Predicted 3D model of an 88-nucleotide RNA (c-di-GMP-I riboswitch aptamer) from an Alphaproteobacteria bacterium. The sequence was found by an Rfam model in a public genome assembly.

[in-house]
């Protein structure tokens, strides 16, 4: 440097649920809590999924649907990037 995660060690993160809190919402932050994670570290570049008060377009004119736009998810996957330990 590349591959890999069988064994081992040292550390790390933290799902559901929950208290407080931000947001219209998806969802986020902090604390508790551990389902899991060898990148469950970081980045929305690609695809997916989800949301949208107010405001835009088309259809509809009761509900709503689609598009655009803006957002969320890195614990949905791909990609990029950085990194600990063991093994080869």
């Nucleotide at each position: 440097c590349u591959g890999u995660g069988a064994c081992a060690a040292u550390a790390g993160c933290a799902a559901a649920c929950u208290g407080c809190u931000g947001g219209u919402a998806a969802c986020g932050g902090c604390g508790g809590g551990a389902c899991g994670c060898a990148a469950a570290g970081c980045c929305u570049c690609u695809g997916g999924u989800c949301c949208u008060u107010g405001g835009g377009a088309a259809u509809a004119g009761c509900c709503a649907u689609u598009c655009a736009a803006g957002g969320a998810u890195a614990g949905c996957a791909g990609g990029g990037u950085u990194a600990c330990c063991g093994c080869a």